[in-house]
RNA sequence: GGAGUGGCCCGGAUGGUCGCGGCAGGCGUUUUUCGACCUGUCGAGGAAAGUCCGGGCUGCACUGGGCAAGGAUGCCGGAUAACGUCCGGCGGGGGCGACCCCGGGAAAGUGCCACAGAGAGCAGACCGCCGGGCAUGGCCCGGUAAGGGUGAAAGGGUGCGGUAAGAGCGCACCGCCCCGCGCGGCAACGGGCGGGGGCACGGUAAACCCCAUCCGCAGCAAGGCCAAAUAGGGAAGCAUCCGGCGUGGCCCGCGUCGCUUCCGGGUAGGCUGCUAGAAUGCGCCAGCAAUGGCGCAUCCAGAGGAAUGACCAUCAUCCGUCAUUUGGACGGAUACAGAACCCGGCUUACAGGGCCGCUCCGCUU
RNA sequence: GCGGGUGUAGUACAAUGGUAGUACAGCAGCUUCCCAAGCUGAGAACGAGGGUUCGAUUCCCUUCACCCGCUCCA
Numbered sequence: 001g002g003a004g005u006g007g008c009c010c011g012g013a014u015g016g017u018c019g020c021g022g023c024a025g026g027c028g029u030u031u032u033u034c035g036a037c038c039u040g041u042c043g044a045g046g047a048a049a050g051u052c053c054g055g056g057c058u059g060c061a062c063u064g065g066g067c068a069a070g071g072a073u074g075c076c077g078g079a080u081a082a083c084g085u086c087c088g089g090c091g092g093g094g095g096c097g098a099c100c101c102c103g104g105g106a107a108a109g110u111g112c113c114a115c116a117g118a119g120a121g122c123a124g125a126c127c128g129c130c131g132g133g134c135a136u137g138g139c140c141c142g143g144u145a146a147g148g149g150u151g152a153a154a155g156g157g158u159g160c161g162g163u164a165a166g167a168g169c170g171c172a173c174c175g176c177c178c179c180g181c182g183c184g185g186c187a188a189c190g191g192g193c194g195g196g197g198g199c200a201c202g203g204u205a206a207a208c209c210c211c212a213u214c215c216g217c218a219g220c221a222a223g224g225c226c227a228a229a230u231a232g233g234g235a236a237g238c239a240u241c242c243g244g245c246g247u248g249g250c251c252c253g254c255g256u257c258g259c260u261u262c263c264g265g266g267u268a269g270g271c272u273g274c275u276a277g278a279a280u281g282c283g284c285c286a287g288c289a290a291u292g293g294c295g296c297a298u299c300c301a302g303a304g305g306a307a308u309g310a311c312c313a314u315c316a317u318c319c320g321u322c323a324u325u326u327g328g329a330c331g332g333a334u335a336c337a338g339a340a341c342c343c344g345g346c347u348u349a350c351a352g353g354g355c356c357g358c359u360c361c362g363c364u365u
Numbered sequence: 366g367c368g369g370g371u372g373u374a375g376u377a378c379a380a381u382g383g384u385a386g387u388a389c390a391g392c393a394g395c396u397u398c399c400c401a402a403g404c405u406g407a408g409a410a411c412g413a414g415g416g417u418u419c420g421a422u423u424c425c426c427u428u429c430a431c432c433c434g435c436u437c438c439a
Stems, first nucleotide, its partner, number of pairs: 001361010012315007020043007027035002045336001049347002052345005057219004070215005075089005090103005104210002109208002111204003126148002128144007156174006175199001176197006183190002223272004233263006243257005279298008316334007366435007375389004383419001392406004412428005
C1' cells in the first nucleotide's frame, strides 16, 4: 500500500425569528371550569418500526399433586425477572488465515425416497467377467458386486493371497462399531490401554414419532371509579272517581296506561391505570465474558387521532462543476424513520462519518 | 394500539414434498356476406428473500402487501 474479517459509536452543531404539545405559576373572574394572554420548564429513536419471542402489570380460571391433549425449545456449562436472547466451551463442516455456519434421538416403531436405473431398502445381474449346455457371430441355465452405466443416494479403503471368475472369502495396514479399565475436564468431550466384531448400522424427525425441559387463558380497546338527557327495571306509598286501550261489538269482570319518593344497573361523556424505572450517567470491585454488587449524581415526553416543526445566518460532513502549488468560488445533498402501558431481546430499514482488534498478500528497511 | 387471517395466469378457484391445472376473459386460425355463437390452437402465474430436503406452491424463518374483528355484560 492492497485485500479481508470481527466489534463498538455518532447519526448534524450554535444563534435568531415565528409556531406546536404537556406541566407549574400569574392574569382575566371570588373559587372550580375555561383561555387566540404572559412567564418558567420539559418535549422521539437507534431502530420509537415489524409485532417475531420473553417478562412486568391487570382481569378471569385453578388455588395441593399427577395424567392426558396442544404448543415451544433441544451438544455442555453459565448469565438473567424470563427468553427461542446473550456469554464461555465441545463436536462437525467451510475458508491459506483472521473468522464464519451448523448442533438431542434414524442399531423403539411407522411412513417416504419422484424421474432415471436391472436393482432404492432384511439389496440388486442391464452391459461386462467366469463356468456349463444348445450348436454358433447368438440363445438358455448358473456363478460373480472387482470393472462399466443410472442416480442426490448402489451397503468400508489400499495391497497381497486366493479363485473358473470374483468377493472380508483369508491376511496385513488404515477406517468403523461394541465392551471393559484407568487419566484430564463440573460437563459436553478429549486422549490412552486391553479385549471383541469382518462391518451388521443409507438418507429424511423445519414427516409422524421417542426422550428431556418449559408453558393456564386473555390483553391498557386489560382493568378500576364517577356518571347526563331519554328510555326502561325494582320497592314503598297514593289514586283506583272519570277516561283511553286489550279481551270480535255491548254490559259486568279482569289486565294495563297514572302521580310521588327511594334504589340499583347502565349508554354518551369524564377521571384513572400513566410513567421514578429489571431507569440513565460516571467511578470502583468480582468475573475470561455475558453479567452482577457497591457508591455518587440526575429526573429524562406522557398525548389521547396524536405536539416535538418551519425559515434565516454561520459552521460541519459529503458530492458535482470551475480554478488549482496552497488558500478557494458556485451549486446541490444530510438518510431510515415518528413515542401511544412499560421493560429485556431478535429481525428488518438506514445518506454519511468515526474508532478499536485481528488476518493474508506485496513493497521498503 | 391489540388480536386473527389470506397471498397461484388478466379475473375466480384447484393441486399427498415429485411435469403447476380448470373455467371465464384476451390473442390467432376455421366457420359467416359481416357480427355473435360454435370448433381448434398457442401464450400467460406459485408476493419477495433465505433455509431444511436429492427435490419446496406445499415444511421452517425473515420480509412485503391486502382483508377482517375489537366499549361493557349476558